RNAcentral holds the sequence, with entries from ENA. A computed fold for a 73-nucleotide RNA from an archaeon, annotated as transfer RNA. Rfam family: tRNA. Rfam classes the family as a transfer RNA. Gene Ontology term of the family: triplet codon-amino acid adaptor activity. From the family's description: Transfer RNA (tRNA) molecules are approximately 80 nucleotides in length. The prediction has a mean pLDDT of 82.
RNA sequence: GCGCCGGUUGUCUAGGGGUUUAUGAUACGAGAUUGCCAAUCUCGUGGCCCGGGUUCAAUUCCCGGCCGGCGCA
Numbered sequence: 001g002c003g004c005c006g007g008u009u010g011u012c013u014a015g016g017g018g019u020u021u022a023u024g025a026u027a028c029g030a031g032a033u034u035g036c037c038a039a040u041c042u043c044g045u046g047g048c049c050c051g052g053g054u055u056c057a058a059u060u061c062c063c064g065g066c067c068g069g070c071g072c073a
Stems, first nucleotide, its partner, number of pairs: 001072007010026003018056001027045006049065005
């Protein structure tokens, strides 16, 4: 340099044009339980890499960029 795959809460992850509140786990905060802690249960907090295009509507489709992984040279 070329090709392929990926980028979603602090971390890991599902989803893939509108309408389940964008999913689940973990983390964090509050409460319940316990003599105390842990564990468990309930509630809450927090997210679609950037720019442009298509569309009535984009996290999702298209183009470019950036970053990461794999392969080829």